Molecule: Guanidine-I riboswitch aptamer
Organism: Jeotgalibacillus malaysiensis
RNA sequence: UUAAAGUCUUUCUAGGGUUCCGCCAUCACGGGUCUGGUCCGAGAGAAAGCGCAAAGAGCAAUUUUUGUACACGGAGGGAGAAAAGCCCGGGAGAU
Numbered sequence: 001u002u003a004a005a006g007u008c009u010u011u012c013u014a015g016g017g018u019u020c021c022g023c024c025a026u027c028a029c030g031g032g033u034c035u036g037g038u039c040c041g042a043g044a045g046a047a048a049g050c051g052c053a054a055a056g057a058g059c060a061a062u063u064u065u066u067g068u069a070c071a072c073g074g075a076g077g078g079a080g081a082a083a084a085g086c087c088c089g090g091g092a093g094a095u
Stems, first nucleotide, its partner, number of pairs: 008049005015040002020037002022034001023031002051068007070090001072093001076088003
């Protein structure tokens, strides 16, 4: 430098704020520095499924097993009601 594979989805959680509900308070305005429910939610969290690769079996349809590794990480900006371990981003950078 080139080629191939390293995938994706769902559910949940860490976490997040305040649209709605609840709770608290006021005559009213209101409060997330209100435990919570709805809601958002992880590349580096969990489980499952799909996909892919290798080996084997079968005339064929198909099927079985194994593998799918590793992963320290700002600031700043963006979206939705708002914020976040969401998105920019396996980024910048570090080793």